[in-house]
RNA sequence: GCGUGGGUAGUACAGUGGUUAGUAUAAUUGGUUUCCACCCAAUUGACCUGGGUUCGAAUCCCAGCCCGCGCA
Numbered sequence: 001g002c003g004u005g006g007g008u009a010g011u012a013c014a015g016u017g018g019u020u021a022g023u024a025u026a027a028u029u030g031g032u033u034u035c036c037a038c039c040c041a042a043u044u045g046a047c048c049u050g051g052g053u054u055c056g057a058a059u060c061c062c063a064g065c066c067c068g069c070g071c072a
Base pairs, nucleotide, nucleotide: 001071002070003069004068005067006066007065010025011024012023013022018055026044027043028042029041030040031039048064049063050062051061052060
């Protein structure tokens, strides 16, 4: 350089055009407990950037940035 896969919450992932973007874990608060842990409940927190298509984009298209793999 070319090809290819990926980038979503602090972390690991799901989500193939329309619903409040979800699960686990984490953090905070409360309950429980003599205290801690476990357990239960609640809360907080995210779509890499820019543009395009569309009535509507995390999702489709283009460019860029970053990471992995292959080829040279």